A computed fold for a 73-nucleotide RNA from Candidatus Micrarchaeota archaeon CG1_02_51_15, annotated as transfer RNA. The source organism's lineage runs through Archaea, Nanobdellati and Microcaldota. The sequence is in RNAcentral, with records from ENA. The coordinates come from a structure-prediction model, not an experiment, and the mean pLDDT is 85. It matches the Rfam family "tRNA". About the family: Transfer RNA (tRNA) molecules are approximately 80 nucleotides in length.
């Protein structure tokens, strides 16, 4: 050099084809609870790799970069 797959909160996954308020577990932080810690309940923070394009609307669909794994050479 050529192909294919994927990039979404600190960390692990959905939501993607078939476009319509980004959702769950965990970590984190606060109250409760306890003597005190853990465990449990209640709340809360925080994310779509970047940039174009199409569209009323884009995590989604087109291009174009970065990156990551994979197979060819």
């Nucleotide at each position: 050099g050529g192909g294919g797959u994927c990039g979404u909160g600190g960390g692990a996954c959905a939501a993607c084809c078939u476009g319509g308020c980004a959702g769950c577990c965990u970590a984190c932080c606060g109250c409760c609870u306890u003597g005190g810690g853990g465990u449990g309940g209640c709340g809360g923070c925080g994310a779509u790799c970047c940039g174009a394009g199409u569209u009323c609307a884009a995590a989604u669909c087109u291009c174009g970069g970065c990156g990551a794994c994979c197979c060819c050479a």